Predicted 3D model of a 73-nucleotide RNA (transfer RNA) from a Micromonosporaceae bacterium. Model confidence (mean pLDDT): 80 of 100. Rfam family: tRNA. The source organism's lineage runs through Bacteria, Bacillati, Actinomycetes, Micromonosporales and Micromonosporaceae.
RNA sequence: GCCUCUGUAGCUCAAUGGAUUGAGCACCCGACUACGGAUCGGGAGGUUGCGCGUUCGAGUCGCGCCUGGGGCA
Numbered sequence: 001g002c003c004u005c006u007g008u009a010g011c012u013c014a015a016u017g018g019a020u021u022g023a024g025c026a027c028c029c030g031a032c033u034a035c036g037g038a039u040c041g042g043g044a045g046g047u048u049g050c051g052c053g054u055u056c057g058a059g060u061c062g063c064g065c066c067u068g069g070g071g072c073a
Stems, first nucleotide, its partner, number of pairs: 001072005007066001010025004018056001027043005049065005
């Protein structure tokens, strides 16, 4: 340099082009407990890598750029 895959919450991952983008772990508050852990209830946390486009509607489709992995040279 070319090809290919990937990027969504702090982490690991879901999400048929259509409901307010959800789950587990972690975090915070509460219950329980002598205290903690475990368990249970609740809560907070998102520019879906960036930009443009297609569409009534984009995390999803197209193009460009960026990041990381793999392959070829």